[in-house]
RNA sequence: CCGCGGGCUAGGCCGGGGGGUUCGGCGUCCCCUGUAACCUGAAACCGUCGAUAUGCAGGGGCCGAAGCUCCGGGGGCGGAGCGCUCGAGCCCGCGUUUCAGCCCGGGGCAAGGUGAUGAAGGGUCGUCCCGCAGGACCGGUGGUUCCCCGGCACACCCCGGAGGGGGUGUGUGAAGGGGAUUUGCCCGCUGAACCCCGUCAGGCUCGGAAGAGAGCAGCGGUAGGCGGGACAUGCGGUGCUUGCGGGGGUGCGGCUCAGAGCUUUUGCCCCGGUCAACUGGCGCGGGGGAGAGGCUCCCACCCCGGGGCGUGCCCGCUU
Repeated sequence: CCGCGGGCUAGGCCGGGGGGUUCGGCGUCCCCUGUAACCUGAAACCGUCGAUAUGCAGGGGCCGAAGCUCCGGGGGCGGAGCGCUCGAGCCCGCGUUUCAGCCCGGGGCAAGGUGAUGAAGGGUCGUCCCGCAGGACCGGUGGUUCCCCGGCACACCCCGGAGGGGGUGUGUGAAGGGGAUUUGCCCGCUGAACCCCGUCAGGCUCGGAAGAGAGCAGCGGUAGGCGGGACAUGCGGUGCUUGCGGGGGUGCGGCUCAGAGCUUUUGCCCCGGUCAACUGGCGCGGGGGAGAGGCUCCCACCCCGGGGCGUGCCCGCUU
C1' cells in the first nucleotide's frame, strides 16, 4: 500500500409530480404515478417560509463511507395552455318551414243523462232594473203647552210684652195636591261649590209656662246627568216585504197550449277555418358546448451520456 472482517462518525434514505390556492415556494384539498420502506399533532378570514422560499412542531426505523446532486438526450403515465382546425353523429339555446295537438264552425257514430209523472217549441207571470205609496227591521233624533189651590220672595197695613198672629198687593214658580192637553211617559242609579225645596232628632234663640222661631246631621224630593224600556218621528239605511205603473228579457222557476224528442256530458272519426300565443314531431339555416385533431409547455417512472461534492477514523488477520 492492497484485500478481508469487526467497531465508529460525518452523512444518506424512509417518495415524486400535475391541478387548484398564493405576489411567490411548500403543506392541508383533488388527481396521476413509484418504492422493501415510517408514525403523531395543528392548519383556508389557514399554517410555515421569501428565488439560499420545495413546509412547521415532536418522535422513530434502516443503511453507513455509503452515496448525494446538477445538466443534456430518448421512451413515457398524467396534466396545463391556445384570437389554431374539424365538429357527420351527441347535448343546449335561436330563427324558419310544414304537420299535428290546442281553439272555432259543421256533420256522423258510440256511450251516458233526461223525457207521456210530458221533450224541443210557443204564450204568460215571476226572478232583474226604475218610479210612486206603504209595511218590517236596524240606526239616529226627541221629551209639550197650560189652569186652579197651596208654596216661596219682597213691599205695606193692623194686633200682641217677646217668640209671633191676621190681612192686602206685586213678583216668581221646578218642588206638595188636583185638572186639561200632548209622542213628550215609566224604571234604576246619581244629583246641586254657587249655595234648590220640604220635613227637621239633638243642640241654639224667645218665653214664667203653653208654645213659637231659625236651623245642622239624617230622611224625602226638584232642576240637571247617565243607563234601560215604552212611545213618537215629514230623518238615514236595507242580502226583507206589499200594492200600482213602466222597462228589460240570455238563463232559471210557476202556470198554460201542444204531443216526441232533447243534450255545449264524454270519447272517436270526417270536412272546413284559425294558427296570435302555447306544446310536440320531421326538415332547413345559423350559434355555442361536450368531443376529436394539431401546436407549445410541465412531468411520475424507466433507460443512456456528462459534470460537481464526498469516498473519513480506530482495531484485528493475511500478503
This is a predicted structure of a 319-nucleotide RNA (Archaeal signal recognition particle RNA) from a Methanobacteriota archaeon.
Taxonomically the source falls in Methanobacteriota (Archaea, Methanobacteriati).
Of the family's consensus pairs, 94% are formed in the model.
Its mean pLDDT, the model's own confidence on a scale to 100, is 80.
Rfam family: Archaeal signal recognition particle RNA. Gene Ontology terms of the family: SRP-dependent cotranslational protein targeting to membrane, signal sequence recognition and signal recognition particle, plasma membrane targeting. Rfam classes the family as a non-coding RNA gene. Its Rfam clan is "SRP clan".